[in-house]
RNA sequence: GCGGUCUGCGAAGAGAGUUCUCACGCGAGACGCCGAAGGGGCAAGCUGCCAGUUUUUGCUGGAUUGGCAGUGAAACUCUCAGGUAUCGAGGAUUUGCAGGCCGG
Repeated sequence: GCGGUCUGCGAAGAGAGUUCUCACGCGAGACGCCGAAGGGGCAAGCUGCCAGUUUUUGCUGGAUUGGCAGUGAAACUCUCAGGUAUCGAGGAUUUGCAGGCCGG
C1' cells in the first nucleotide's frame, strides 16, 4: 500500500391508492397494489447411493446414461413480514470519513 467483514456518522436512494368505510385522532379497518428492511424458494455444477451400458476370461476400477437424496446464487421469484392516500420514518445498494476484527 491492498482485500474481506462489522459498527458509527454523512451524502445519494426506487416502487405501489385521486378506492370505500369508521373516526375527527390525521389514526384504524376492508379491498387493491409494490419489492430495495428482514424472511422463504429454486438452476447449472459438485457429492453420495442405486441401476443400466462400455472395456475384461471374470472381478474391481475408470468412463458414461438414468433415477433418488444432499449441497447449491441473485437485484430472479414468493409476498409471510414490511410498505403503499401529504409529510416524516423506513429503505436494498453505492459512496466519503473514522474505528474494530480477519486475511494476505

This is a predicted structure of a 104-nucleotide RNA (Glycine riboswitch aptamer) from an Anaerolineae bacterium. The model forms 91% of the base pairs in the Rfam consensus. The source organism's lineage runs through Bacteria, Bacillati, Chloroflexota and Anaerolineae. The sequence was found by an Rfam model in a public genome assembly. It matches the Rfam family "Glycine riboswitch aptamer". About the family: This family represents the bacterial glycine riboswitch. Its family is annotated with glycine biosynthetic process in the Gene Ontology.